[in-house]
Molecule: transfer RNA
Organism: Planctomycetota bacterium
RNA sequence: GGGCGUAUGGCGCAGUUGGCUAGCGCGCAUCGUUGACAUCGAUGAGGUCACUGGUUCGAGUCCAGUUACGCCCA
Repeated sequence: GGGCGUAUGGCGCAGUUGGCUAGCGCGCAUCGUUGACAUCGAUGAGGUCACUGGUUCGAGUCCAGUUACGCCCA
């Protein structure tokens, strides 16, 4: 230098043919239960979906470019 893949809460992931309020598990906070802790139950907070543009009535999803990481080739 060329090709391919990945990027979604603190962590690990899902997200169907583009469709209306982006979910799941773990973790975290509060409350209940306990003498206390753990377990369990209930409630809640936390995401500009890597970045910048484009297409579209509508984009996490499609297109282009950029960045980071990984793999392969030279």